[in-house]
This is a predicted structure of a 73-nucleotide RNA (transfer RNA) from Coregonus sp. 'balchen'. Its Rfam family is "tRNA". The organism belongs to Coregonus, within Eukaryota.
RNA sequence: ACCUGUGUAGCUCAGUUGGUAGAGCGUGGCGCUUGCAAUGCCAGGGUUGUGGGUUCGAUUCCCACUGGGGGCC
Repeated sequence: ACCUGUGUAGCUCAGUUGGUAGAGCGUGGCGCUUGCAAUGCCAGGGUUGUGGGUUCGAUUCCCACUGGGGGCC
C1' cells in the first nucleotide's frame, strides 16, 4: 500500500430492516448498620469519532477523512 471489521455515558457493551438512545459496572445522595462492607431506592452523566450527501426526519443508508483492532505480503 491492499482487504476486512469497528468507533454509542467515566469503563464494558446493547440497540434500531430511518421516527428523536439503554443496560451492567463505576460516581453522587438517601435508607439500613455502633461503624464499614453487602444490599435497597433515587439522581446525574451522551453534540452516537469528524465533515459532507440523501431524506420531512440519520446513531441507523451513501461518500470522504480519521483513531484502534485483525488479515495478507